[in-house]
Context: one part of a larger RNA
RNA sequence: GGACGAACGCUGGCGGCGUGCCUAACACAUGCAAGUCGAGCGAGAAAGUCUCCUUCGGGAGGCGAGUAAAGCGGCGAACGGGUGAGUAACACGUGAGCGAACUACCCGGCGGCGGGGGAUAACUCAGGGAAACCUGAGCUAAUACCGCAUACAGCACCGGCUUGGAAGCCGGAUGUGAAAGCUGGCCUCUCGAAGAAGCUGGCACCGCUGGAUGAGCUCGCGGCCUAUCAGCUGGUUGGUGGGGUAACGGCCUACCAAGGCGAUGACGGGUAGCUGGCGUGAGAGCGUGGCCAGCCACACUGGGACUGAGACACGGCCCAAACUCCUACGGGAGGCAGCAGUGGGGAAUAUUGCGCAAUGGGCGAAAGCCUGACGCAGCGACGCCGCGUGGGGGAGGGAGGCCUCAGGGUCGUAAACCCCUGUCAGGUGGGACGAACCACGGAUCGGUCAAUACCCGGUCCGCCUGACGGUACCACCAGAGGAAGCUCCGGCUAACUCCGCGCCAGCAGCCGCGGCAAUACGGAGGGAGCUAGCGUUGUUC
Numbered sequence: 001g002g003a004c005g006a007a008c009g010c011u012g013g014c015g016g017c018g019u020g021c022c023u024a025a026c027a028c029a030u031g032c033a034a035g036u037c038g039a040g041c042g043a044g045a046a047a048g049u050c051u052c053c054u055u056c057g058g059g060a061g062g063c064g065a066g067u068a069a070a071g072c073g074g075c076g077a078a079c080g081g082g083u084g085a086g087u088a089a090c091a092c093g094u095g096a097g098c099g100a101a102c103u104a105c106c107c108g109g110c111g112g113c114g115g116g117g118g119a120u121a122a123c124u125c126a127g128g129g130a131a132a133c134c135u136g137a138g139c140u141a142a143u144a145c146c147g148c149a150u151a152c153a154g155c156a157c158c159g160g161c162u163u164g165g166a167a168g169c170c171g172g173a174u175g176u177g178a179a180a181g182c183u184g185g186c187c188u189c190u191c192g193a194a195g196a197a198g199c200u201g202g203c204a205c206c207g208c209u210g211g212a213u214g215a216g217c218u219c220g221c222g223g224c225c226u227a228u229c230a231g232c233u234g235g236u237u238g239g240u241g242g243g244g245u246a247a248c249g250g251c252c253u254a255c256c257a258a259g260g261c262g263a264u265g266a267c268g269g270g271u272a273g274c275u276g277g278c279g280u281g282a283g284a285g286c287g288u289g290g291c292c293a294g295c296c297a298c299a300c301u302g303g304g305a306c307u308g309a310g311a312c313a314c315g316g317c318c319c320a321a322a323c324u325c326c327u328a329c330g331g332g333a334g335g336c337a338g339c340a341g342u343g344g345g346g347a348a349u350a351u352u353g354c355g356c357a358a359u360g361g362g363c364g365a366a367a368g369c370c371u372g373a374c375g376c377a378g379c380g381a382c383g384c385c386g387c388g389u390g391g392g393g394g395a396g397g398g399a400g401g402c403c404u405c406a407g408g409g410u411c412g413u414a415a416a417c418c419c420c421u422g423u424c425a426g427g428u429g430g431g432a433c434g435a436a437c438c439a440c441g442g443a444u445c446g447g448u449c450a451a452u453a454c455c456c457g458g459u460c461c462g463c464c465u466g467a468c469g470g471u472a473c474c475a476c477c478a479g480a481g482g483a484a485g486c487u488c489c490g491g492c493u494a495a496c497u498c499c500g501c502g503c504c505a506g507c508a509g510c511c512g513c514g515g516c517a518a519u520a521c522g523g524a525g526g527g528a529g530c531u532a533g534c535g536u537u538g539u540u541c
Stems, first nucleotide, its partner, number of pairs: 001541004006537005013387006019380002021345001026343003030340003035075003040072002048063006082298003092222007102214001106211007114148001116146002123138006154176003157172005181203006190196002224270003231261003236258008273295004277288004301320004323334004351377001353376003359373001360371004390420004400411004424482001426477005434468001440462008485530005490511003496525005506513002
């Protein structure tokens, strides 16, 4: 000199863009943060209102509404969001490999979707419990569940070719392994009166195969300190059989062998998430890993599995422990390292805001619903950048302050005064971009089809949608009006005098100042430097 997720002191006008618990991975009140599909299925309210009846208490029916809430089922909930505790490790980075292996939704290709069955939630009844909730009996549906049929490639088995090898390809007999419907349009075919059991679209469903995407596993190399840690190791190292996994493997198990690692630092201890990057530096390097992005790990602590294509699962389950809460003392409930917010810790770090308009995600045929992701707004000079606090003229120079050799010098064109301007802030009026879509209506082209119905796809036109926000921006109005401080002035280092104090009070980054004339302490005048900041402290180059 540069840098900072900074803090502290003094000061503080405006805007844009960023950024903001580095400490206690401490504990958490409250609200919200993951739902959606009625075009898979069965069932199905109420308030209110209208009509009628009424013994004036009420009752019945319609609408509300096939709505709400709940249930079965499907998909999602493994993404997105947070944190950095642990981890010195194939965790990460980079390069390679899997002839050892998986992948829901999506895309391409081939083929299929036949015919049956038995249940069970919801609901009703009965019972238990303070509650959380539970038990029994009975009824019912499905794209829920289970047989059967069919199945080429699939899988199991055998043989051959190929190959470094069980990968791949070809052939063979036997066995084994699927499926589900929903919703539109039509009368061409079948039946035919409508119309559907028919035909034809759309979305689903099943098997195989290829792709894409995402994961899993293996290996080479690379990146901390410590030898005041020198020896470490029993599933340990290898083999065989078996188990397990999507898959290789001592991953697990039985038996057998006695190995394996180490001064090129094993083992132990300390510290630490890693990277792209970031800071600095001419570079080499050194330091660092906050925001953003990729990967990893974790979700009160420890352990475990279930479901599933995917988890050993932040807002799922079970067990144990600690803590908090409820309780009728029998028993239950909870997990902010999601967004806000609270207490606590701390030098220190924000709103219990608005919106799904955009982007993205989940579900849905769609309308749409959900989305504290996200888009915005709020707070903080925390950082960077921009702007302003006025411009021109104006005396050999007012008053006042300070100094003085008492003449004068200086603050100083500074002020006053004159003439202007009009940024920002203030007021008035106008007022956005971000919006493209989707859906719907119309036109047109193509596909499907018996079809000029529907349906699907393309293009064009119309229509609809804005949290931010009456914001940005623009015009006008008034008027210099509302807007300057901080540090320093002995040398380093730019800037000097007076007064006070008297080794006191104090200053100080280093050298050092202060004991009666202190440019070094305190005040004042003056000056220097930076400027909405200026200094100090801390850390780093």